[in-house]
RNA sequence: CGAGCCGGCUGGACGGUCGCGGCGGGAUCCUCCGGAUCCUGUCGAGGAAAGUCCGGACUCCACAGGGCAAGGUGGUUGUUAACGACAACCCGGGGUGACCCGCGGGACAGUGCCACAGAAAACAGACCGCCAGCGCGUCCGCGCGCUGGUAAGGGUGAAACGGCGGUGUAAGAGACCACCAGCGUUCCGGGUGACCGGAGCGGCUAGGCAAACCCCACCUGGAGCAAGAUCGAGAAGAGUCAUCUCGGCAACGGGGUGGCUCGCGCAGGCGCUCGAGGGCGGCCCGCCCGAGCCUGCGGGUAGAUCGCUAGAGCCUGCCGGCGACGGCAGGUCGAGAUGGAUGGCCGUCACCCGGCGCGCGAGUGUCGGGCACAGGAUCCGGCUUACAGGCCGACUCGUCCG
Numbered sequence: 001c002g003a004g005c006c007g008g009c010u011g012g013a014c015g016g017u018c019g020c021g022g023c024g025g026g027a028u029c030c031u032c033c034g035g036a037u038c039c040u041g042u043c044g045a046g047g048a049a050a051g052u053c054c055g056g057a058c059u060c061c062a063c064a065g066g067g068c069a070a071g072g073u074g075g076u077u078g079u080u081a082a083c084g085a086c087a088a089c090c091c092g093g094g095g096u097g098a099c100c101c102g103c104g105g106g107a108c109a110g111u112g113c114c115a116c117a118g119a120a121a122a123c124a125g126a127c128c129g130c131c132a133g134c135g136c137g138u139c140c141g142c143g144c145g146c147u148g149g150u151a152a153g154g155g156u157g158a159a160a161c162g163g164c165g166g167u168g169u170a171a172g173a174g175a176c177c178a179c180c181a182g183c184g185u186u187c188c189g190g191g192u193g194a195c196c197g198g199a200g201c202g203g204c205u206a207g208g209c210a211a212a213c214c215c216c217a218c219c220u221g222g223a224g225c226a227a228g229a230u231c232g233a234g235a236a237g238a239g240u241c242a243u244c245u246c247g248g249c250a251a252c253g254g255g256g257u258g259g260c261u262c263g264c265g266c267a268g269g270c271g272c273u274c275g276a277g278g279g280c281g282g283c284c285c286g287c288c289c290g291a292g293c294c295u296g297c298g299g300g301u302a303g304a305u306c307g308c309u310a311g312a313g314c315c316u317g318c319c320g321g322c323g324a325c326g327g328c329a330g331g332u333c334g335a336g337a338u339g340g341a342u343g344g345c346c347g348u349c350a351c352c353c354g355g356c357g358c359g360c361g362a363g364u365g366u367c368g369g370g371c372a373c374a375g376g377a378u379c380c381g382g383c384u385u386a387c388a389g390g391c392c393g394a395c396u397c398g399u400c401c402g
Stems, first nucleotide, its partner, number of pairs: 001398004006393005012349007020044011046373001050384002053382005058224004065285004070220005075089005090104001091102004105215002110213002112209003127154002129150009162180002165177003181205001183202008228306004237262011264298007277289004313332008351370008
């Protein structure tokens, strides 16, 4: 200098003017709780706010058991509230390498698939071959047919029941032997572990696909802020208690006020402890609640407040750890809307691209154009996807110079 690979940050700024929403303060006005107008201070989108793919916090069912089925994950050890995330490592694969990827338990529990080609695709098989015997023919080299043996050679294929060198054989073959690889197993060493290394023994060798069904191990209540809570209104009332009043000989009855409880009307069905209906994910069992419930039609209300942003929060320093991260100390408070707010206009600068000049170069002047992906709605931790341009750092390879 070039190429590559990994990580991090940023992704417009300033001024003026008009205009928005929250919170705080002040002033004025109005028929009250309360509302309206004006002034002022302060705050006001993201690294992904997107996807809704995972995990939770929180709320309700609700006090919530066992089994089946269903779904999810799949090397080890850690981190975390948790996860299918993250860190480190192991193994396998790719790459010269830095690094990247992983469909990472089981194929000897069972079932299934492997097109075409090929003799044969799982304990499979004889197309061309090789050998022996018999028969026929012979140009005496052999040829043909039948029977038997064979799977080392050739061919097919992505893949053909270990490799190579020998012994042996009629010809061969792990049939046997030495050396390897693989598999099983014993012992030693290292490691928390997955695993790694080494020394032996053994029989001779037991394809691929499980992101095919399946088996094994572990995990799993449901619904979701439109969750849910409070107040009010409305509809026609009912019951009960207290008190006042009227009538009454009394019992008791009517009316008013207040408290508490239930609570719109009609029709049909079932039920009231011999249990209707409901809950526990889909089913079964069991358990629990329970005196009213279920269905249809018609009517009324749908408003206000809370939930709502102080958190598994963020920043800085120190300590521990290879790291993810944890501990300690200090500091800090960053939208909370609800037909739904941060925008419009003007100017300057920055950045990028192109043109025209000046300059040895660094650079500089001017003109034109452009300036990414994209916006909350309960919140948080991840993952995935989108992103013009700019900046920083570590490492690898190649070339050149010293």

The RNA shown here (Bacterial RNase P class A) has 402 nucleotides and comes from an Actinomycetota bacterium. The RNAcentral record of the sequence draws on ENA. The source organism's lineage runs through Bacteria, Bacillati and Actinomycetota. Its Rfam family is "Bacterial RNase P class A". Its family is annotated with dimeric ribonuclease P complex, ribonuclease P activity and tRNA processing in the Gene Ontology. Model confidence (mean pLDDT): 75 of 100. The same sequence occurs in records of 2 taxa. A source record names the gene rnpB.